[in-house]
């Protein structure tokens, strides 16, 4: 330079185009123990990478563009 993929909470990742974006972990509180690990309850975190479009509605579909990783040259 050309393709292909990915981008969502601190971190690992879900999420048929619909009504309120979730999980495990991690954080904080509790319970339980003599006390600590484990375990069990509660609970806190989000500009869904940036701007556009298309729709009655976009994480989720097109476009541009930024950036991670691969092939190819």
């Nucleotide at each position: 330079g050309g393709g292909a993929u990915c981008g969502u909470a601190g971190c690992u990742c879900a999420a048929c185009g619909g009504u309120u974006a979730g999980a495990g972990c991690a954080g904080a509180g509790g319970a339980c123990u003599c006390a600590u690990a484990a375990u069990c309850c509660u609970u806190u975190g989000g500009u869904u990478c940036u701007g556009g479009g298309u729709u009655c509605g976009a994480g989720u579909c097109c476009c541009a563009g930024c950036g991670g990783u691969c092939c190819c040259a």
Molecule: transfer RNA
Organism: Planctomycetaceae bacterium